[in-house]
This is a predicted structure of a 73-nucleotide RNA (transfer RNA) from Candidatus Iainarchaeum sp. Rfam family: tRNA. Rfam classes the family as a transfer RNA. Rfam links the family to the GO term triplet codon-amino acid adaptor activity. The sequence was found in a public genome assembly. Its mean pLDDT, the model's own confidence on a scale to 100, is 82.

RNA sequence: GCCCAGGUAGCUUAGUCGGUAGAGCGUUCGGCUGUUAACCGAAAGGUCAAGAGUUCAAAUCUCUUCCUGGGCG
Numbered sequence: 001g002c003c004c005a006g007g008u009a010g011c012u013u014a015g016u017c018g019g020u021a022g023a024g025c026g027u028u029c030g031g032c033u034g035u036u037a038a039c040c041g042a043a044a045g046g047u048c049a050a051g052a053g054u055u056c057a058a059a060u061c062u063c064u065u066c067c068u069g070g071g072c073g
Stems, first nucleotide, its partner, number of pairs: 001072007010025004019056001027043005049065005
């Protein structure tokens, strides 16, 4: 330099045939318990890597850039 995959909550990730952004763990609060843990319930937490385009509507499609991993030279 060229090619491929990936970037979504604090962490691991689902959603990638366009139509309300979800789960597990963690955190906080409550319940239960003699206490803690476990268990049960609830809540907070997301500019979906960045910018632009297409569209009534974009995490999703297109273009450019950045970052991570792999392959080729």